The RNA shown here (transfer RNA) has 90 nucleotides and comes from an Opitutia bacterium. It matches the Rfam family "tRNA". Rfam classes the family as a transfer RNA. Lineage of the source: Bacteria > Pseudomonadati > Verrucomicrobiota > Opitutia.
RNA sequence: GGAAGGGUGGCAGAGCGGUUGAACGCGGCGGUCUUGAAAACCGUUAGACCUGAGAGGGUCUCGUGGGUUCGAAUCCCACCCCUUCCGCCA
Numbered sequence: 001g002g003a004a005g006g007g008u009g010g011c012a013g014a015g016c017g018g019u020u021g022a023a024c025g026c027g028g029c030g031g032u033c034u035u036g037a038a039a040a041c042c043g044u045u046a047g048a049c050c051u052g053a054g055a056g057g058g059u060c061u062c063g064u065g066g067g068u069u070c071g072a073a074u075c076c077c078a079c080c081c082c083u084u085c086c087g088c089c090a
Stems, first nucleotide, its partner, number of pairs: 001086007010026002018070001027045006046061006063079005
């Protein structure tokens, strides 16, 4: 350099153009149980900003930047990064 696959929350990972800001699992937190812990079970759990006394409400964010569309994590383009294979130089 060429080809293919991929980049999604703390981790892993699913995700059809429309109930997905995000399933399920792990982890974290709170609780039940227990003398106590573990296990099990139940609940909860991304971030930033704005607003609100609080409870809460709103906006934006799926590698980065554009585009298509009424609507994009999902489709298209460019770039960045990762993995595999092939090739080139030494």